Context: one part of a larger RNA
Molecule: small-subunit ribosomal RNA, central domain
Organism: metagenome
RNA sequence: UUGGGCCUAAAGCGUUCGUAGCCUGCCUGGUAAAUCCUUUGUGAAAUCGUAGAGCUCAACUCUGCGGCGUGCAUAGGACACUGCCAGGCUAGGGACCGGGAGGAGCAAGAGGUAUUCUUUGGGGAGCGGUAAAAUGCUAUAAUCCAAAGAGGACCACCUGUGGCGAAGGCGUCUUGCUAGAACGGAUCCGACGGUGAGGGACGAAAGCCAGGGGAGCGAUCCGGAUUAGAUACCCGAGUAGUCCUGGCCGUAAACACUGCGAGCUAGGUGUUGCGUGUUCUUCGUGAAUGCGCAGUAUCGUAGCGAAGGCGAUAAGCUCGCCGCCUGGGAAGUAUAGCCGCAAGGCCGAAACUU
Repeated sequence: UUGGGCCUAAAGCGUUCGUAGCCUGCCUGGUAAAUCCUUUGUGAAAUCGUAGAGCUCAACUCUGCGGCGUGCAUAGGACACUGCCAGGCUAGGGACCGGGAGGAGCAAGAGGUAUUCUUUGGGGAGCGGUAAAAUGCUAUAAUCCAAAGAGGACCACCUGUGGCGAAGGCGUCUUGCUAGAACGGAUCCGACGGUGAGGGACGAAAGCCAGGGGAGCGAUCCGGAUUAGAUACCCGAGUAGUCCUGGCCGUAAACACUGCGAGCUAGGUGUUGCGUGUUCUUCGUGAAUGCGCAGUAUCGUAGCGAAGGCGAUAAGCUCGCCGCCUGGGAAGUAUAGCCGCAAGGCCGAAACUU
């Protein structure tokens, strides 16, 4: 490798764009590289088959003939498929137009409740916290009530197996800018496509650098409890951080533990967006009920699966391309290299052991 796999046993890169490569729709004509057929040449010896011969036989050796030599070259032919050239097509893809949907992104402005603090007034002994307490706060007047102000963070209800985004992720309102998807079209281009080794970009939280900011929360740290102990769980404080700007880091149970694209293969039900038919209508961007497409859920047929389960959003039946796996531990360690300010990341063994 023939001939295996990757939801949960080892195994899908966090995501995406894209270089090389690989793969690639329908029709026609040409070509004949590839492919196939035939021809010629060549294709060492040994080995093998056969007929004989030589060692007293045999093994062995020699001679003739045959075969093998799966290949290379040569000439002639075939043209379905692949390739190449030329022409055409529209079902893939793209563009354009139209009215809608959206927490998609970026920037600016505006707003809302609550917490905290400050000031003023009221009030006058406790408050707070827990299973129970204590630490803590409080006669320098707390907790509580009212008003005003400051400041930072956040965005209740609406909120929905609802929406958008490639993923990470995204939720007050308004405006501006930017991007994508779906639907509809009697428009245009005409295979322009798929995947994607390397490579580029994006990438939660934490962490790092510089400068701001700091209300609440809160690693570390300090107290109080609990306990045999308590480097914890509970309580009181509280630094970094959490927030903003610029730069780094590049990892996560980055999960649907399920790579991307395409075709095919019963249905039922809900829901979101667009289009469309019918009925109703207070004529509203309205209501009800069908149909189509796209998304998102749920049940389920065939089939698949070790089972759980999956089941048109496949884990079914097929094709293309990439990534990855090969007993457990040692180990995602060591070493070298690359990257990083560092933390560390990427790549990634072996001895030994079982």